RNA sequence: GGAGUCGGCCGGACAAUCGCCCCUUCGCCGGGGAGGAAAGUCCGGGCUCCGCAGGGCAGGGUGCCAGGUAACGCCUGGGCGGCGCGAGCCGACGGAAAGUGCCACAGAAAAUACACCGCCCAAGGGGACGGGAUCCUUCCCGUCUUCCCGGCAAGGGUGAAAUGGUGCGGUAAGAGCGCACCGCGCUCCUGGCAACAGGGGUGGCAGGGCAAACCCCACCCGGAGCAAGGCCAAAUAGGGGAACCAUGGUGUGGCCCGCACCGUUCCCGGGUAGGCCGCUAGAGGUGUGCGGCGACGCGCACCCCAGAUGAAUGAUUGUCCUCGACAGAACCCGGCUUACAGGCCGACUCCCUUC
RNA sequence: GCGCCCGUAGCUCAACUGGAUAGAGUAUCGGGCUUCGAACCCGAGGGUUGCAGGUUCGAGUCCUGCCGGGCGCG
Numbered sequence: 001g002g003a004g005u006c007g008g009c010c011g012g013a014c015a016a017u018c019g020c021c022c023c024u025u026c027g028c029c030g031g032g033g034a035g036g037a038a039a040g041u042c043c044g045g046g047c048u049c050c051g052c053a054g055g056g057c058a059g060g061g062u063g064c065c066a067g068g069u070a071a072c073g074c075c076u077g078g079g080c081g082g083c084g085c086g087a088g089c090c091g092a093c094g095g096a097a098a099g100u101g102c103c104a105c106a107g108a109a110a111a112u113a114c115a116c117c118g119c120c121c122a123a124g125g126g127g128a129c130g131g132g133a134u135c136c137u138u139c140c141c142g143u144c145u146u147c148c149c150g151g152c153a154a155g156g157g158u159g160a161a162a163u164g165g166u167g168c169g170g171u172a173a174g175a176g177c178g179c180a181c182c183g184c185g186c187u188c189c190u191g192g193c194a195a196c197a198g199g200g201g202u203g204g205c206a207g208g209g210c211a212a213a214c215c216c217c218a219c220c221c222g223g224a225g226c227a228a229g230g231c232c233a234a235a236u237a238g239g240g241g242a243a244c245c246a247u248g249g250u251g252u253g254g255c256c257c258g259c260a261c262c263g264u265u266c267c268c269g270g271g272u273a274g275g276c277c278g279c280u281a282g283a284g285g286u287g288u289g290c291g292g293c294g295a296c297g298c299g300c301a302c303c304c305c306a307g308a309u310g311a312a313u314g315a316u317u318g319u320c321c322u323c324g325a326c327a328g329a330a331c332c333c334g335g336c337u338u339a340c341a342g343g344c345c346g347a348c349u350c351c352c353u354u355c
Numbered sequence: 356g357c358g359c360c361c362g363u364a365g366c367u368c369a370a371c372u373g374g375a376u377a378g379a380g381u382a383u384c385g386g387g388c389u390u391c392g393a394a395c396c397c398g399a400g401g402g403u404u405g406c407a408g409g410u411u412c413g414a415g416u417c418c419u420g421c422c423g424g425g426c427g428c429g
Stems, first nucleotide, its partner, number of pairs: 001351010012320007020033004035326001039337002042335005047225004054257004059221005064078005079093001080091004094216002099214002101210003116156002118152003124149002126145008164182006183205001184203008229277004239268006248262005284303008321324001356428007365381004374412001383399005405421005
């Protein structure tokens, strides 16, 4: 100098004036007033109600191991596999000897294996030739041959995928048939909490792929959502609460059990429009110390930082710059994903050149 | 705030349980017929199956994330 990897941050700045929403006793004064994604609503929780969630079936989700957390499908660390020269990055990463199903075309065969080309003639049979024996029917021996019966699966060929791979021995030809190494299964030991790794022994291989096909295994999940839910209370209507309760009916989260109500008795308040609460002090922020590789946890100090309900956060002016992207709360929080002009900082890798 | 469905030539629809090069009708273009036009006959072109990624030998179909549209409930 060039190329790249990872992590973090900013998102026009300052001032004045006039407005808007909230808090502070109306007012004055004073204080606060969108985001890193407020978004998509894809996960998880808080909160609230229901019958307080208990059992079974169904359904859904997650899926290497350990940890973090309120919880998670998130995060951290590790293992294994893949990619990259590297810094690093990516992975739905349980089970295919529980069962069922699928594997087009091609091919002999696509899963109870099989034989198209090919290789072989050892044993048995057949054929040819030669020799021998003979009661002239046939029989025996040897050699050659492999069309057929038969042996084989090494090689070729098909396919995305063909029943471990390489080498040596072996054989008629071959083959884990035998052996060595590699891979794989089982078992033992060592290290590790574990996933797993390393080593020893043993087995001649124990039977292809697909579970983002059904399924099996392990673990998790009650449902609904702030229009939850509660309080005050016009008009209209007549209902509401408590106790007891056989059948039946209704309701309730997909269903059943279970539960509640309708029923009887007693009591008198209940409720729509509308208004108020829920509503923002919280798994909160900033700084710092300690523990931990880390996610994170514990302690101390300081701070209060939107809360609307036709729904606020804007306009004008001045100065400056690199002339400003994606986009705006609506119960709250932790994540993920997606959108984003431009700029800044830190750590690291590779290549080239110079000293 | 919840729940559900859909997206394939310009338009309307197919594609079975994943199977090869995604097919029809209509529209468009060319030729024929006709004096000319329509109808009719023959032929042709036209698709990143909304986008991106993944599983698989193979994806319109299965999975994930986005984009767009529609419906229902409170």

This is a predicted complex of two RNAs, RNase P RNA and transfer RNA, with 429 nucleotides together. Rfam match: Bacterial RNase P class A. Its family is annotated with tRNA processing, ribonuclease P activity and dimeric ribonuclease P complex in the Gene Ontology.